Overview
The RNA shown here (SAM riboswitch aptamer (S box leader)) has 119 nucleotides and comes from Oceanobacillus alkalisoli. Model confidence (mean pLDDT): 79 of 100. Its Rfam family is "SAM riboswitch aptamer (S box leader)". Rfam links the family to the GO term regulation of gene expression. Taxonomically the source falls in Oceanobacillus (Bacteria, Bacillati, Bacilli, Caryophanales).
RNA sequence: UUCUUAUCAAGAGCGGCGGAGGGAUUAGGCCCGAUGAAGCCCGGCAACCUUGAAGUAAGCAACUUUUACUUUUAAUGGUGCUAAUUCCUACAGAUCUAACCUGAUCUGGAAGAUAAGAA
Numbered sequence: 001u002u003c004u005u006a007u008c009a010a011g012a013g014c015g016g017c018g019g020a021g022g023g024a025u026u027a028g029g030c031c032c033g034a035u036g037a038a039g040c041c042c043g044g045c046a047a048c049c050u051u052g053a054a055g056u057a058a059g060c061a062a063c064u065u066u067u068a069c070u071u072u073u074a075a076u077g078g079u080g081c082u083a084a085u086u087c088c089u090a091c092a093g094a095u096c097u098a099a100c101c102u103g104a105u106c107u108g109g110a111a112g113a114u115a116a117g118a119a
Stems, first nucleotide, its partner, number of pairs: 001119008013042001015041003021032003026090004043082003048078002050074001052072007086111001091108006
């Protein structure tokens, strides 16, 4: 970098350094920011990998073991996250609305983020 699978409406500081930008990209909108942005450190959150327990199924002649799934516990380690739904809309469909332009809601997709696995 590519592919596969899962998740993305919850949660998380009135700390230190730092100094002007930030909210992925493009466009439009809407926001955050000298009452201090990004970034770094510390703290915190969560529970994907990980740990313990229980259950179900598969497999075996059977037990142990193994594998998969479900529920639950923990947080030592590997990541991640820590304004706003992934801040919202961009594509398709349905319903409602509007004389037209349009607007609203829902569903799906695309794109993106993170984890685990594979190449």